[in-house]
RNA sequence: CGCCAGACGGCCGCGUCCGCCCGCAAGGGCGGCCGAGGAAAGUCCGGGCUCCACAGGGUGCGGUGGCUGGCAAAUCCAGCCGUCUUCCGUGACGGGAGGAUAGGGAAAGUACCACAGAAAUGAUACCGCCUCCGGCCGCAAGGCCGGCGGUAAGGGUGAAAUGGUGGGGUAAGAGCCCACCGGGGACGCCGAGAGGCGGACCGCAGGGUAAACCCCACCGGGAGCAAGCCCAGAAUGCAUCGAGGCGCGACCCGCGCCGUCCGAGAUGCGAAUCGGGUGCUGGAGGACCGGCAGCAAUGCCGGUCCCGAGAGAAAUGGCCGUCCACGACAGAACCCGGCUUAUCGACGACCU
RNA sequence: GGGGGUAUAGCUCAGCGGUAGAGCAUCGGCUUUGCAAGCCGAGGGUCAGGAGUUCGAAUCUCCUUACCUCCA
Numbered sequence: 001c002g003c004c005a006g007a008c009g010g011c012c013g014c015g016u017c018c019g020c021c022c023g024c025a026a027g028g029g030c031g032g033c034c035g036a037g038g039a040a041a042g043u044c045c046g047g048g049c050u051c052c053a054c055a056g057g058g059u060g061c062g063g064u065g066g067c068u069g070g071c072a073a074a075u076c077c078a079g080c081c082g083u084c085u086u087c088c089g090u091g092a093c094g095g096g097a098g099g100a101u102a103g104g105g106a107a108a109g110u111a112c113c114a115c116a117g118a119a120a121u122g123a124u125a126c127c128g129c130c131u132c133c134g135g136c137c138g139c140a141a142g143g144c145c146g147g148c149g150g151u152a153a154g155g156g157u158g159a160a161a162u163g164g165u166g167g168g169g170u171a172a173g174a175g176c177c178c179a180c181c182g183g184g185g186a187c188g189c190c191g192a193g194a195g196g197c198g199g200a201c202c203g204c205a206g207g208g209u210a211a212a213c214c215c216c217a218c219c220g221g222g223a224g225c226a227a228g229c230c231c232a233g234a235a236u237g238c239a240u241c242g243a244g245g246c247g248c249g250a251c252c253c254g255c256g257c258c259g260u261c262c263g264a265g266a267u268g269c270g271a272a273u274c275g276g277g278u279g280c281u282g283g284a285g286g287a288c289c290g291g292c293a294g295c296a297a298u299g300c301c302g303g304u305c306c307c308g309a310g311a312g313a314a315a316u317g318g319c320c321g322u323c324c325a326c327g328a329c330a331g332a333a334c335c336c337g338g339c340u341u342a343u344c345g346a347c348g349a350c351c352u
Numbered sequence: 353g354g355g356g357g358u359a360u361a362g363c364u365c366a367g368c369g370g371u372a373g374a375g376c377a378u379c380g381g382c383u384u385u386g387c388a389a390g391c392c393g394a395g396g397g398u399c400a401g402g403a404g405u406u407c408g409a410a411u412c413u414c415c416u417u418a419c420c421u422c423c424a
Stems, first nucleotide, its partner, number of pairs: 001348002004345001006323007014035002017032006037329001041340002044338005049224004056253004061220005066080005081103001082101007104215002109213002111209003126155002128151003132147006163181006182204001183202002187198004228278004237269005244258005285306009324327001353423007362376004370407001378394005400416005
């Protein structure tokens, strides 16, 4: 990673459906077929289906964030790229094997960076180093104190201090200059692309956080089977108010529908129902074999076989016997594809 | 079916990037003849669990668990 999810037999019980019998009916009895999952779960994504204006514009809100491909689609899957990292190997590099990756933008703006530290981002002068000035001491060299300045090379703090090493240079220093390393990089070549390789030139400028707000690009209309549709049944009355009300479930615009006294709608009273059918389960279905395309995910074609919960407040359980590996997690409620999580024990394949 | 929220000391709750706090309760001391009240002091925390982002996570993000709540 895949796969199985105790097996067989007997007895009792539960549910739908079918058949027969009893009963006016409600219902009951007998017999028969069938009767939960790999996750039915979480509802984290994506769709089908259905309705609402077939859903238009703007703002907002939410989501996604390397590339290419796959799938009905996706935050899923496959391959690849970049970054980080582990192990192996080498004298060292080049290299080999594996793992992780929410991986657009930090020169648009805002915010935050505790403690420590002189200074934490319009960076900074505590100690130290150096020039100059003044005072004191000293025969002098020089020392001490104070002041105007220069300096990020040294000390020390920190997760992080404006590139590293060496040399030159300087009053002391500094990419100030040079060599090598690192970085940026017009342009060229290669690649389907992310990107890779080379690289004139640039002394090198602006630290980190966007799983902080935000900006950019792209995507998203909303609701959900209690969606919705049909049938049956009852009423279609009264009083008061009344010129607006309703629809696209964030707002505005825009559009549409109903209505303006033969009055939509609101409130109160009165009356009726709270039933049945449909949606509903056979489908982007599954298993095996063969062929083709592809690195793969996957797709296409052909053949054989298989599928039988569909209730409507909700049914699957128990006992006994034999065997073994001694039986876990857990229960359908419109349906699928993923992901995640729970899970006794065994089997198979691959890797170390 | 669809949304929202909570979990921090024994209990009730603050804290929402920078060493985890308050009240009550518990324990010890003082006070009192003794108890209560009062005063002083102490102990007690895997911040529900796991992973990630970050220098740093109770706090931000994702997954899980338990509970509460709203709509139809």

Two RNAs folded together computationally: RNase P RNA and transfer RNA, 424 nucleotides in total. The prediction has a mean pLDDT of 79. Rfam match: Bacterial RNase P class A. By type it is a ribozyme.